[in-house]
Annotation: The RNA shown here (Bacterial large signal recognition particle RNA) has 265 nucleotides and comes from an Armatimonadota bacterium. The model forms 90% of the base pairs in the Rfam consensus. Its mean pLDDT, the model's own confidence on a scale to 100, is 76. Rfam family: Bacterial large signal recognition particle RNA. Its family is annotated with SRP-dependent cotranslational protein targeting to membrane, signal sequence recognition and signal recognition particle, plasma membrane targeting in the Gene Ontology. The organism belongs to Armatimonadota, within Bacteria.
RNA sequence: UCGUGCUAGACGGGGAACUAGCGGUGCCCUGUACCCGCAAACCGCUAUAGCGGGGUUGAAUCCCCGCCCGAGGGGCGCAGAGCCGCGGGACUGACCGAGCAGCGCGGCGUUGAAGGUCGGGCCCGGCGCAACGGUAGCCUCCCGAACUUGGUCAGGGCCGGAAGGCAGCAGCCAUAAGGGACGGAGCCGCGUGCCGCCGGACUCCCGGCUGGAGCGAGCGGGCCCGGUGACGCCGCGGUAAAGCGCCUCGACGGCGGGUGCACGA
Repeated sequence: UCGUGCUAGACGGGGAACUAGCGGUGCCCUGUACCCGCAAACCGCUAUAGCGGGGUUGAAUCCCCGCCCGAGGGGCGCAGAGCCGCGGGACUGACCGAGCAGCGCGGCGUUGAAGGUCGGGCCCGGCGCAACGGUAGCCUCCCGAACUUGGUCAGGGCCGGAAGGCAGCAGCCAUAAGGGACGGAGCCGCGUGCCGCCGGACUCCCGGCUGGAGCGAGCGGGCCCGGUGACGCCGCGGUAAAGCGCCUCGACGGCGGGUGCACGA
C1' cells in the first nucleotide's frame, strides 16, 4: 500500500417550553433522515442522563474535533406608528350657539329693488262707548199690620126727646218697618269687543304715487365672539407587531484537522 473480516461510532440535528436537571413524545426551524413499543396535569432516566426489542452501515462523502457562515429561536435595552388610561384647554382645526361682511352657487327684482311719501291692516298704550258681572243706599214696581198705622167704615155700639153727632171691629183701599222684582241712574270690576277717538312702535304686512337697480342671507366658503363631559392637538404614564442595538443558543452548509483491531499478500 492492497484485500478480507470486525469494532467504536453513525443511521438526523437544533430552538423555545416543561423539568432540580437531562433526554423523548407534542410545538417551531432546518431539510430527507432505519423499523417496532411507550409518553403532557406524560414517559424514560441521573452527569456515561430516553428506555426496551430488532435491522443496516461502518473507519470515511458518511464517525470525531476546531474555525467560519448562518435559517431560526431566546434575553435585555432604545425608540415607539397604533392602541389604552389620566390630565390640559395653548392652538391651525372639530362640534354647538350667537354675530358681521357679502366671495361663490341658488333666490327675489325693469311684469320695477333699495329709498322717499301717502293710505290701510296687524300689534301696543290711553280715553270713550258698548257688553258682561257685582252693588249698601237712590228711582220705579210688587208684597207687607188680629190689637199697638191711615182712610172709608156694613153690622153693631155710645150720646141725644129728636134732628143729628161720636168712637169704631170685620171687610175693602192705602201704607210703615221689613221683604222682593224686571229694569234705570250712579259706583266698582272686567283674561269682553268685526266699536269710536287720540297716540306709539317708526317694526312687520298690503296697496297707491315717486324712484330707477338693487335686495336678501338659504347652502358652501370667510371673519369674529362665547361654549364643550374635549374629536383633533398637547403633556404624562402604560402596552404590542414590525424596527434598531447588544448578548446568547444555533440547524443546513463551507474550510481545516483527527480516528482503530485481526488475518493474509